[in-house]
Context: one part of a larger RNA
This record gives sequence, C1' cells and structure tokens, in this order.
RNA sequence: CGUAAGAGUAUUGAGAGGAGCCUUCCUUAGUACGAGAGGACCGGGAAGGACGUACCUCUGGUGUACCAGUUAUCGUGCCAACGGUAGACGCUGGGUAGCCAUGUACGGAGCGGAUAACCGCUGAAAGCAUCUAAGUGGGAAGCCCACCUCAAGAUGAGUACUCUCAUGGAAUAAAUCCAGUAAGGUCACAGGUAGAACACCUGUUGAUAGGCUCUAAGUGGAAGUGCAGUAAUGUAUGUAGCUGAGGAGUCCUAAUAGACCGAGGG
Repeated sequence: CGUAAGAGUAUUGAGAGGAGCCUUCCUUAGUACGAGAGGACCGGGAAGGACGUACCUCUGGUGUACCAGUUAUCGUGCCAACGGUAGACGCUGGGUAGCCAUGUACGGAGCGGAUAACCGCUGAAAGCAUCUAAGUGGGAAGCCCACCUCAAGAUGAGUACUCUCAUGGAAUAAAUCCAGUAAGGUCACAGGUAGAACACCUGUUGAUAGGCUCUAAGUGGAAGUGCAGUAAUGUAUGUAGCUGAGGAGUCCUAAUAGACCGAGGG
C1' cells in the first nucleotide's frame, strides 16, 4: 500500500516445510520345509543404536553474581582487619539462577487409499489357450492422506462474532479537500515468559521493576572477645558471617505527566 468504512477477537486451510531410519533378543517353533545338515514366512512381546524436538526434577559442565583459601607486592600511620594489582577472574577449591548435554521426557503409530514391477479371477477376439480386449482382485521403505509446524499478499486477499458511527470548515448540484474526534491504536513510562533492530507479551481493576522484610540455596564457621599454647595455631561464643540472578510478602519509590494517529454511512 492492498484486501471498497474504520477497528478488536477467534478461526478455515489453498499451499509449503518437517518427520519417515535401523539392530538384537524372546515367543510362535526347533514348528512348516528338508534324507539330513539346517531352518522360516505371518503374528505377538521386549531391549537398544543413531537422529530429532522440548526441558532442567535428577546426574553433571559453565557460572568474570557469590563464598572461602592462598603467594608476591603496594596502600589504609603501625598491629589486627581490609582494599588494589599480578589476564581481558592473580592462582586455587566450591557454586544459586540462567545457558547447556554427557542428564530427563517424548517421537518416527495406521487391519487408510490409489498404484509400480509382479502374482491372480472370470474371459473372448481365435469353439482351444490366454491376468485384458469389456469386467474384477492382491501388491512396496516409494505416491496421496493420516502425524507435527507455518499459512488468506490464497491480489482467488476467505469465514464468524463483537465495537464505533450524521461534528466543524472550504467548495457546493455533487464529487472532493482540510481539521478535531469515536471504537481502537501508537509513542512515552515500568518490565520480560520475548528479542540482533523491529516485532511479540504483561502492566494502577497493579506486585511490573527497584527498595525493604523473610526465605530455598551457595560458601563453610566472620569480625571482636574469652580460653589453651613460648608460638604458628586451635577452640568457645555460633549451622557463624557473607551472598541470595531463584521463591514469597509489602504500594515505600517509579509505571507519572502527557503527546499523536485514527471513520463520517461505506
């Protein structure tokens, strides 16, 4: 911009894409078959491999939020306690959320259809024969459905429901143009389940973000003081202190103040 007014919500599915895999074992059954050796079709059940999708309860990885230890050196006057640098974490040990796989869950189902090669039934032309000429069956990981996803710019622009509709001005016979509005929407504001930008989603009829109070969890026992020891250090106070991207609660702060677009009866 279009979808012959302007909007909101829910949909149909023309069409497109994805998936489609394989192995082993048990049973049927040591049956059919076969002199024996050997050894099934069909059907039923179980376990797995690779691949794919989603997720983070578990197992783990990362985790430059966080906690602890520690070396060298500088600083806070000194001790103690801390802070900086040594990488764009100094090094080391752990680790919440998030992200992830090696972890977890699920998937490839059809006693649907039409067929290929091929196998048939009936059957003439051609008194026989013949799956074919008329007619009529079976038959594949392939084709069309079915399964999952997108999808009305499908210009063939679909469908249903709901909402808004006789304001002002120019021109007037009208068409038309301009302005402010309606339903509605956008910007702005607070954000994230979303995200490269855009888009999407939520928000005062409010817990959306921050703060505050708790807390799952992480780290692992703070500082100070007492006690023991010559001291390094250990121990008690004390599941301590610190953190807490997760989870609750609470309007304390900020989602304010506003601006703009948007029909005229089709």